[in-house]
Annotation: A computed fold for a 102-nucleotide RNA from Oceaniovalibus sp. ACAM 378, annotated as Glycine riboswitch aptamer. Model confidence (mean pLDDT): 83 of 100.

Order: sequence, then C1' cells, then structure tokens
RNA sequence: AAGUUAUCGACGGGAGAAUCCCCGGGGAGGUUUUACCGUCCCGAGGUGCCGAAGGAGCAACCGCCCCGGUAAACUCUCAGGCAAACGGACCGUCGACGGCUU
Repeated sequence: AAGUUAUCGACGGGAGAAUCCCCGGGGAGGUUUUACCGUCCCGAGGUGCCGAAGGAGCAACCGCCCCGGUAAACUCUCAGGCAAACGGACCGUCGACGGCUU
C1' cells in the first nucleotide's frame, strides 16, 4: 500500500399491518343552546392484524454424547408496532480504530 473482517460515528435508502369499536377527559365549531351533533388531541379497555428494535425457540453439525454447545431475514409474538411523525433489521458511501492475509 492492497484485500478482508469486527466495533463505533456521520450521511442516504429502508417494508408490513384497523387513522377499527367503545368509555372517560379536554379544545374549537354548528344547532332547535345548561342539551345534542360531528371533528381534533390525550388516556384506559376490547377485538383483529404485522414483523425488520429488543427477546425467545429449533436443524444440520460438534462435544466430555444422560445431556450440552450452536443459526437466521425461519418460527413464536413476551415486548414493540398497525395515518403522519418517531422508530426500524438490513444495505450503500465516507471516516475513526483494531485483527488477519499478501
């Protein structure tokens, strides 16, 4: 110097699934005005659904072979999510810092 790989940072991309039902509180608006109507925000509950934060489970294989180790984008949905926003596995580029190879 080149290749490869781990971690961190910055930038960019980044899917899926009800802006469902019901109750309470609050704001403005309308009406026949101490009430009603629809709408927006927040909170609690219910049902349905999604998988790409996190979490959990397992094969081949391996071992000291009772049992254990060990993977995911697979599976489960505990958590999280189902308008926008936020988040988001993963991918790309750049940089920092190490390991290995030439």